Annotation:
The RNA shown here (transfer RNA) has 73 nucleotides and comes from a Propionibacteriaceae bacterium. The prediction has a mean pLDDT of 83. NCBI's taxonomy places the organism under Bacteria, Bacillati, Actinomycetota, Propionibacteriales, Propionibacteriaceae. Rfam family: tRNA. Rfam links the family to the GO term triplet codon-amino acid adaptor activity. RNAcentral holds the sequence, with entries from ENA.
[in-house]
RNA sequence: GUCCCCAUCGUCCAGAGGCCUAGGACUCAGCCCUUUCAAGGCUGCAACGGCGGUUCGAAUCCGCUUGGGGAUG
Numbered sequence: 001g002u003c004c005c006c007a008u009c010g011u012c013c014a015g016a017g018g019c020c021u022a023g024g025a026c027u028c029a030g031c032c033c034u035u036u037c038a039a040g041g042c043u044g045c046a047a048c049g050g051c052g053g054u055u056c057g058a059a060u061c062c063g064c065u066u067g068g069g070g071a072u073g
Stems, first nucleotide, its partner, number of pairs: 001072007010026004018056001028044005049065005
């Protein structure tokens, strides 16, 4: 230099064009329970790397770009 893969709550993972106002687990916060803690129950906080395009509609498709990983010379 060329090519391929990946990027979603604090962490891990789901999603494959409309049922997404983006879900689950763990963490965290509050409440209940308990003499207290732990465990358990309920509720809440919290995310689509960036820019542009396609489309009536994009986390999802396309291009560029950023970061990470890999192949090749």